The part of an RNA shown here (small-subunit ribosomal RNA, central domain) has 350 nucleotides and comes from a Kiritimatiellota bacterium. Its mean pLDDT, the model's own confidence on a scale to 100, is 90. NCBI's taxonomy places the organism under Bacteria, Pseudomonadati, Kiritimatiellota. Rfam family: Bacterial small subunit ribosomal RNA. Gene Ontology terms of the family: ribosome and structural constituent of ribosome. The sequence was found in a public genome assembly.
Context: one part of a larger RNA
RNA sequence: CUGGGCGUAAAGGGCGCGUAGGCGGCCGCGUGUGCGGGGUGUGAAAUCCCGGGGCUCAACCCCGGAAGCGCGCCCCGAACUGCGCGGCUCGAGCACGGGAGGGGGUGCCGGAACGCAGGGUGUAGCGGUGAAAUGCGUUGAUAUCCUGCAGAACACCGGUGGCGAAGGCGGGCACCUGGGACGUGGCUGACGCUGAGGCGCGAAAGCGGGGGGAGCAAACAGGAUUAGAUACCCUGGUAGUCCCCGCCCUAAACGGUGCGCACUUGGCGCGGGGGGCUUUCACCCCCCCCGCGCCGGAGCUAACGCGUUAAGUGCGCCGCCUGGGGAGUACGGCCGCAAGGCUAAAACUC
Numbered sequence: 001c002u003g004g005g006c007g008u009a010a011a012g013g014g015c016g017c018g019u020a021g022g023c024g025g026c027c028g029c030g031u032g033u034g035c036g037g038g039g040u041g042u043g044a045a046a047u048c049c050c051g052g053g054g055c056u057c058a059a060c061c062c063c064g065g066a067a068g069c070g071c072g073c074c075c076c077g078a079a080c081u082g083c084g085c086g087g088c089u090c091g092a093g094c095a096c097g098g099g100a101g102g103g104g105g106u107g108c109c110g111g112a113a114c115g116c117a118g119g120g121u122g123u124a125g126c127g128g129u130g131a132a133a134u135g136c137g138u139u140g141a142u143a144u145c146c147u148g149c150a151g152a153a154c155a156c157c158g159g160u161g162g163c164g165a166a167g168g169c170g171g172g173c174a175c176c177u178g179g180g181a182c183g184u185g186g187c188u189g190a191c192g193c194u195g196a197g198g199c200g201c202g203a204a205a206g207c208g209g210g211g212g213g214a215g216c217a218a219a220c221a222g223g224a225u226u227a228g229a230u231a232c233c234c235u236g237g238u239a240g241u242c243c244c245c246g247c248c249c250u251a252a253a254c255g256g257u258g259c260g261c262a263c264u265u266g267g268c269g270c271g272g273g274g275g276g277c278u279u280u281c282a283c284c285c286c287c288c289c290c291g292c293g294c295c296g297g298a299g300c301u302a303a304c305g306c307g308u309u310a311a312g313u314g315c316g317c318c319g320c321c322u323g324g325g326g327a328g329u330a331c332g333g334c335c336g337c338a339a340g341g342c343u344a345a346a347a348c349u350c
Stems, first nucleotide, its partner, number of pairs: 003322004007304002012318001014201004021194003025088007034080001035077008049065006091191001092188003095184003103177007110154001115149007125136002162169002206247006215241002220236004258317006266295011299306002323350003332343004
């Protein structure tokens, strides 16, 4: 000495459940797998190393010794590791109690707005822009009132706020249903952590079948602008956006930060639960736990910054990186209806 790394330089898997595997709390007894010590056998010769010798020296050669990191067997040790047995409760889980929440699913309902239709009033314009024009309007538009229909989204509350593993989730009510926090410390007794494969979930767009279609709007058409204008602006407008079923499986799927556990000065705020105080209740105030934020200490960092929600200090397990381009491409394989996805090079070149 026996790699170094992954917030922004290359690098955290989009997220979860979990198989194999890896890793694993406290006490006791046993065993002796690993582990440590001793002995013994073996570890051919040559080579290397040490001593001595022979060619005038050396290379080279000869003799002797040592070494040979290894393995087998025997004995000893028992802290640690493994295994067996017994026990424990702080890890983990369960139960009970009250409680928060846009967590998920299904059904029903509501109002505003936009649009359309019918009717009333009413008349010469409306609309649109930088200015216009296309467009709409005397078959009566725009404006305004009443009635009806339809689809989509839910103003205010709303938050620097909440929930979820992630994607994500926001009108109201009912039903079905998942998870977490807090309190009690009643129950189980290490049942745990991670997780290659695998399985499931996975925004938007897109695809297949069926429905729906108000508004918006790729494509498309027209009007403008312009040297041109396959754009930006305007008038229209189809897929799509919505629902059901089945696919697709990607993303700046981002905290650009994998998960779990432990440890390490503080201050301020928000959300949830509990305790104390207040004769009782609510509030204020104080304390505890969980979550979400801001600021900062040590420490870390190339700096920016991070800083008990770590990017600090450690341990366990997984994923990933190894100069730029070629290239997330070709080929092959697997998946897909397709679009394409996943896996993933090389020549060549700088």